[in-house]
RNA sequence: UCUCGACUGAGCGAGUAUAAAUAGGCAUCAAGCUCAGUGCGUCAGCUCGUAUCACCCUACGAGCUGGGUUGCA
Numbered sequence: 001u002c003u004c005g006a007c008u009g010a011g012c013g014a015g016u017a018u019a020a021a022u023a024g025g026c027a028u029c030a031a032g033c034u035c036a037g038u039g040c041g042u043c044a045g046c047u048c049g050u051a052u053c054a055c056c057c058u059a060c061g062a063g064c065u066g067g068g069u070u071g072c073a
Stems, first nucleotide, its partner, number of pairs: 002015004006038006025072003032040001042067010
């Protein structure tokens, strides 16, 4: 004293130069393995841009605000 499961620490697990997953107790949720924090991803509302259109709607992108899976063992 390596890499990975959003980031840091701890846990649980996997791999061996790759960065994934049928693993991570069982299910559930859009909510990513768990906890604390973060609020990255994700959800909702609003605004703007692009596409189509007379407009609306819808899709994608950007910004602001709010929230931040749940139950059992």